This is a predicted structure of a 530-nucleotide part of an RNA (large-subunit ribosomal RNA, domain I) from Calothrix sp. PCC 7716.
Context: one part of a larger RNA
């Protein structure tokens, strides 16, 4: 020095565990704010640095319920209290709630400084006033409006909109109307009662699923892109103005007419209504008030099992019991009968929430057919672009800009150029629950989900430590033991670090650098070889 074997040191792998994450599903909720918010700053404790809770009434205050014995958070110790004259936790209803911040008397380098009591600003009402201009308007000024500003996870709407990439290069095309931006708004949003669709039969608003169907078309006819009637479910709901036409005002002309406001009337496609007769008081639900079965926030009761073993018994062994409850969890091991629960039943002063009911208001028809009315720079057509699966194409349908411009039921559009007949609908106002869509939040469950280099980035003072001027980046770090019973006294050392005794404990090679405790890596000590 090798090799091999016992001992050990390091170091944390592996198994076991789980405080903590991750999907999903089902109810709930779906806003919050000038009454000042999301988010912070700063304080408040007998000691108090960090969380977390509050808020100069500061680890709290009032009251109304639950609840029964202890309690003065996380987190011990020491003080000092508090509590069956009913705490402290739990739940509802208040009180308080510094500064900053949308920030809003005025500044400001956010939590500060001035002034001194001031809704900053805009927006509606209302008033006072008031140019060019005569009246008036524009504009000033003022009080009033719990009007608006700000936050905030997807989801919805609507404007503006790429690129990489695909086409095996590349332009048309595709990625994709997609990410991104901005704007707006609700618990959903959009859309919604045919100027739809079909096809010679027929359906009957809108949505959202299966499917028709990778069809039919589109397409440098590439690469691709992609329907729709229809059928089968989910869900069901239908209304309101404009206009003709009466009544009233009010204003302009100049004396009957026009235009404005309000009311009244009307709402249709087997065309409707006005008008002109006749005739009624049914029916409805989505307004509003009332009412309140129930449901939410606290909570109650709730069966049945002993002994031997063991350090500990839930095991195991004798010998029972319950069972509308053998779901969980915990308990010194593995528990239907031990605790905590399960099932089953029950339970609100108080706040919010509702079926069912009931009031107010509001809403129905019938005949006749002259004359009226049925949404105008609209529809339609030419250019020029958009969007429809559809890329100008034979290109209908929809939307924009220019630019021309109709008709009122003997009308007018649609039926994939266009004309005929035929069908179907009645455009140019409006509103409309439900069936879907998403999850910041809250509550219950679930898992061929994960177990600390795993699962959120984050199990731990984690959006911290630390790095950047900044935007922004961003970690690592879980287990002593059943109980701290956390090692009393004594020794060695520096009044050390450590370490030997002894003592605790089932165990101490469980000793806080604490549960397993693998390899590399580093020693003793033996044996055997150079």
């Nucleotide at each position: 020095g090798g090799c091999u074997g016992a001992c050990g040191g390091u170091g944390g792998a592996u198994a076991c565990c789980u405080a903590g994450g991750c999907a999903c599903g089902c109810a709930g909720c779906g806003g919050c704010g000038a009454a000042g918010a999301a988010g912070g700053a700063c304080g408040u404790g007998g000691u108090u640095a960090c969380c977390g809770a509050c808020g100069a009434u500061a680890u709290g205050c009032u009251c109304c319920g639950g609840g029964g014995a202890g309690u003065u958070g996380g987190a011990a110790g020491c003080a000092a209290a508090c509590a069956u004259u009913g705490a402290g936790c739990c739940g509802g209803a208040g009180a308080u709630u510094u500064c900053c911040g949308a920030a809003u008397g005025g500044g400001g380098c956010a939590a500060c400084c001035c002034u001194a009591u001031a809704u900053a600003c805009u927006a509606c009402u209302u008033g006072u006033u008031g140019a060019a201009c005569a009246c008036a308007u524009a504009g000033a000024c003022a009080a009033g409006u719990g009007a608006g500003a700000g936050c905030c996870a997807a989801c919805c709407c609507a404007g503006c909109g790429a690129a990489u990439u695909g086409a095996a290069a590349c332009a048309u095309c595709u990625u994709a109307g997609u990410a991104g931006c901005u704007g707006g708004a609700g618990g959903a949003a959009a859309a919604g009662a045919a100027a739809u669709c079909a096809a010679a039969c027929g359906a009957g608003a809108u949505u959202c699923c299966c499917u028709u169907a990778g069809u039919a078309g589109u397409g440098g006819u590439g690469a691709g892109c992609g329907a729709a009637g229809g059928g089968g479910g989910a869900a069901g709901a239908g209304c309101c103005u404009a206009a003709a036409c009466c009544a009233a005002a009010a204003u302009a002309c100049a004396u009957g007419u026009a235009u404005u406001u309000u009311g009244g009337g009307g709402u249709a496609g087997u065309g409707g209504g006005a008008c002109a007769g006749c005739g009624a008081c049914a029916u409805g639900g989505a307004a509003u008030c009332g009412a309140g079965c129930g449901a939410u926030u606290a909570g109650a009761c709730g069966a049945a099992g002993c002994a031997u073993u063991u350090a500990a018994u839930c095991g195991a062994u004798g010998c029972a019991c319950c069972a509308a409850a053998g779901a969980a969890a915990g308990u010194a091991a593995a528990a239907g009968u031990c605790u905590u629960g399960u099932a089953g039943u029950c339970g609100a002063a108080a706040a919010u929430u509702u079926a069912a009911c009931g009031a107010u208001a509001c809403u129905a028809g019938c005949u006749g057919a002259a004359u009226c009315c049925c949404g105008a720079g609209u529809a339609g057509c030419a250019u020029g672009g958009a969007g429809c699966a559809c890329g100008u194409g034979a290109a209908a349908u929809u939307c924009c800009a220019u630019g021309u411009g109709a008709a009122u039921c003997a009308g007018c559009c649609a039926c994939g150029a266009c004309c005929a007949c035929g069908u179907g609908g009645u455009a140019a106002g409006g509103c409309u629950a439900a069936a879907u869509a998403c999850g910041u939040c809250u509550g219950c469950g679930u898992g061929a989900g994960c177990g600390a280099u795993a699962g959120c980035g984050a199990a731990c003072a984690a959006g911290u430590a630390c790095c950047g001027c900044g935007a922004g980046g961003g970690a690592a770090a879980g287990g002593u033991g059943a109980a701290a019973a956390g090692a009393a006294c004594c020794c060695c050392g520096u009044u050390g670090a450590g370490g030997g005794g002894a003592g605790u404990g089932a165990a101490a090679u469980a000793g806080a650098a604490c549960a397993u405790g693998a390899a590399a890596c580093c020693g003793u000590c033996a044996g055997c070889u150079u």

The coordinates come from a structure-prediction model, not an experiment, and the mean pLDDT is 83. It matches the Rfam family "Bacterial large subunit ribosomal RNA".